[in-house]
Source information:
A computed fold for a 95-nucleotide RNA from Syntrophaceae bacterium PtaB.Bin038, annotated as c-di-GMP-I riboswitch aptamer.
RNA sequence: CCCUGAAAAAGGCAACCCACACCGAAAGGGUGGGGCGCAAAGCCGCUGGCCUAAGUCCUUGAUACAGCGAGGGAUAGGGCGGCAGGGCUGCCGGG
Numbered sequence: 001c002c003c004u005g006a007a008a009a010a011g012g013c014a015a016c017c018c019a020c021a022c023c024g025a026a027a028g029g030g031u032g033g034g035g036c037g038c039a040a041a042g043c044c045g046c047u048g049g050c051c052u053a054a055g056u057c058c059u060u061g062a063u064a065c066a067g068c069g070a071g072g073g074a075u076a077g078g079g080c081g082g083c084a085g086g087g088c089u090g091c092c093g094g095g
Base pairs, nucleotide, nucleotide: 002095003094004093005092012038013037016034017033018032019031020030022029023028036082042088043087044086046085047084048083049080050079051078055075056074057073058072059071060070
């Protein structure tokens, strides 16, 4: 340096639930407790996928027009890395 493994040893992270007078429109994130699990469940939104829709646009209705409101739809510049791929870094063991 490359490949490979998690049996051991030292450690690491933290599913989901609960709490919070926290951030956010939401998705989601943060802090604390507990631990489902994870050999990168460390970091990076580069590619794909998925989630949300504040804002924007479209649509619907009464005798008619305009506006407002409710309903519906589309949309990421907002998110998810414990969704897959990719990039970077890394402990221990074996080759």
The model forms 95% of the base pairs in the Rfam consensus. The sequence was found by an Rfam model in a public genome assembly. Lineage of the source: Bacteria > Pseudomonadati > Syntrophia > Syntrophales > Syntrophaceae. Model confidence (mean pLDDT): 80 of 100.